The RNA shown here (transfer RNA) has 74 nucleotides and comes from a Clostridiales bacterium.

RNA sequence: GGACCAGUAGCUCAGUAGGAUAGAGCGACGGCCUUCUAAGCCGUAGGUCAGGGGUUCGAAUCCCUUCUGGUUCG
Numbered sequence: 001g002g003a004c005c006a007g008u009a010g011c012u013c014a015g016u017a018g019g020a021u022a023g024a025g026c027g028a029c030g031g032c033c034u035u036c037u038a039a040g041c042c043g044u045a046g047g048u049c050a051g052g053g054g055u056u057c058g059a060a061u062c063c064c065u066u067c068u069g070g071u072u073c074g
Base pairs, nucleotide, nucleotide: 001073002072003071004070005069006068007067010026011025012024013023019057028044029043030042031041032040050066051065052064053063054062
C1' cells in the first nucleotide's frame, strides 16, 4: 500500500432486504426486604447508533469519504 470484518448506554452485545417512543443483560443510583451486608423484588437515569457528507417524505440500517481497531495479501 491492497482486500475484508468490526465500531450502538460505563462494559458485553442484539436490532440492519429503510418507517414503531433505539433495546437487553451486567453495572450505577434510589426504594422495599434484612439487625447489617449479600441475594431477591420494584423503579430511575444514562445513547450526536465512530466523525462528516449524500440519497429519501423518512437512515442505526443504503451510497461516498475520513478515523480507530482487527484479520489477511504483498
Source information:
It matches the Rfam family "tRNA". It is annotated as a transfer RNA. Rfam describes the family as follows. Transfer RNA (tRNA) molecules are approximately 80 nucleotides in length. Lineage of the source: Bacteria > Bacillati > Bacillota > Clostridia > Eubacteriales. The coordinates come from a structure-prediction model, not an experiment, and the mean pLDDT is 81.